[in-house]
RNA sequence: UGAGAGAAAACCAAAUCUGCCGUGAGACAGGGACGGAAAGCCACGGGUUCCCAGCCUUUUGAAAUAGCCGGGUUGCCUUGA
Numbered sequence: 001u002g003a004g005a006g007a008a009a010a011c012c013a014a015a016u017c018u019g020c021c022g023u024g025a026g027a028c029a030g031g032g033a034c035g036g037a038a039a040g041c042c043a044c045g046g047g048u049u050c051c052c053a054g055c056c057u058u059u060u061g062a063a064a065u066a067g068c069c070g071g072g073u074u075g076c077c078u079u080g081a
Stems, first nucleotide, its partner, number of pairs: 001080004011036002016031004021026001034067001040073003044070003047065003051061001053060001
């Protein structure tokens, strides 16, 4: 520095259930395991969702999503140079 076929170690944890916070999307904790080679981190661009107001029909504002995609940044294992 390129790659992720097979394998191994470690890690994360969808749906869903319980508790809890929030107007809401959703967050957090404990079970759970569909998956993940960044499913670590950052809302920068696009997408989607929610709330409020204006407007009157797609824009502005606040927010959520990094497990929607791209980008940035750091890093484990295996392997090639």
Molecule: c-di-GMP-I-GGC riboswitch aptamer
Organism: Desulfobacterales bacterium